[in-house]
This is a predicted structure of a 72-nucleotide RNA (transfer RNA) from Methanimicrococcus sp.
The prediction has a mean pLDDT of 84.
Taxonomically the source falls in Methanimicrococcus (Archaea, Methanobacteriati, Methanobacteriota, Methanosarcinaceae).
RNA sequence: GCCGUUGUGGCUUAGCGGUAUAGCGGCUGAUUCGUAAUCAGCAGGUCGGGGGUUCAAGUCCCUCCAGCGGCU
Repeated sequence: GCCGUUGUGGCUUAGCGGUAUAGCGGCUGAUUCGUAAUCAGCAGGUCGGGGGUUCAAGUCCCUCCAGCGGCU
C1' cells in the first nucleotide's frame, strides 16, 4: 500500500429500512431478625465520527478513525 472483518448502556450481546433488545452489573422496594438468594420496578444508549440515499437508516452507499486478520 491492497483486501476482508469488527465497532450498539459500565461489561457481554440481539436487532434482513418502520417504538433500539436481553443477560450480568447499578439503584429503589417487597420478602428476612439480618445478609445472600428470589420477586417487582427504575435509571443508564449522540448505535465509533462525518456526509449521502429514503417519507423513514443501528440497518443501504461514500469517506474518515480505531481494533483484529490476510496479501505484498